[in-house]
RNA sequence: GGCCGCGUGGUCAAGUGGUUAAGACGUUGCCCUCUCAAGGCGAAGUCAGGGGUUCAAUUCCCCUCGCGGCUACCA
Numbered sequence: 001g002g003c004c005g006c007g008u009g010g011u012c013a014a015g016u017g018g019u020u021a022a023g024a025c026g027u028u029g030c031c032c033u034c035u036c037a038a039g040g041c042g043a044a045g046u047c048a049g050g051g052g053u054u055c056a057a058u059u060c061c062c063c064u065c066g067c068g069g070c071u072a073c074c075a
Stems, first nucleotide, its partner, number of pairs: 001071007010025003018055001027043005048064005
């Protein structure tokens, strides 16, 4: 260089055209407690970037970026 796969909160991770993007850990507020832990009730926090298709895109298509794997030579 070529080919293939992946990119979702701080971490792991489900969803793969449709209405509010699930869950776990972590963070945080309150309750409980003499205090801490545990436990209970809440909250914040995510679709790599840009374009396209569509009534509608995290999902489909193209480009770019990043990560990983295969390949080294024919066409």